This is a predicted structure of an 84-nucleotide RNA (transfer RNA) from a Candidatus Uhrbacteria bacterium.
């Protein structure tokens, strides 16, 4: 160095043809139930302000096309694998 695959909430991981970001499973949190307790069973659960309603920001970091970008394009970091 030169090629390929990745990088999304606190953790794993979806996101169809570019069209509601976080489906879903841990994991917390309140409840129920228990003498308590684990299990389970019901509801919340991305962050950030707010009492609430809402607002805003969020896909490794930047830029580009685009009405619209996690999705496609380019530079760049990070990881894994692969040639020399």
């Nucleotide at each position: 160095g030169c090629c390929g695959c990745g990088g999304u909430g606190g953790u794993g991981g979806a996101a169809u043809u570019g069209g509601u970001a976080u489906a879903c499973a841990c994991g917390c949190c309140a409840g129920c139930c228990u003498u308590a307790g684990a299990a389970g069973c019901u509801g919340g659960u991305u962050c950030c302000g707010g009492a609430a309603a809402c607002g805003g920001a969020u896909u490794g970091a930047g830029a580009g096309u685009u009405c619209g970008a996690g999705u496609c394009u380019c530079u760049c970091c990070c990881g894994c694998g692969g040639c020399a």
The sequence was found in a public genome assembly. It matches the Rfam family "tRNA". About the family: Transfer RNA (tRNA) molecules are approximately 80 nucleotides in length.